[in-house]
RNA sequence: GUUGAUAUAGCUCAGCUGGUAGAGCUUUCGCCUGAUACGCGGACAGUCGGAGGUUCGAAUCCUUCUAUCAACA
Numbered sequence: 001g002u003u004g005a006u007a008u009a010g011c012u013c014a015g016c017u018g019g020u021a022g023a024g025c026u027u028u029c030g031c032c033u034g035a036u037a038c039g040c041g042g043a044c045a046g047u048c049g050g051a052g053g054u055u056c057g058a059a060u061c062c063u064u065c066u067a068u069c070a071a072c073a
Stems, first nucleotide, its partner, number of pairs: 001072007010025004019056001027043005049065005
């Protein structure tokens, strides 16, 4: 330099053919217990890596940039 993959909650990851952004763990509150743990219920947490475009509607499609990884040279 060329090509490809990945980027979504504090962490690990889903998200189908474009139609309300989710799970587990963590944190926190409550219940349970003599107390702790386990268990049960709730809450907090995201402008989906940045920008632009297409569309009535974009995490999803298109373009470009950034970061990381891989292959080729």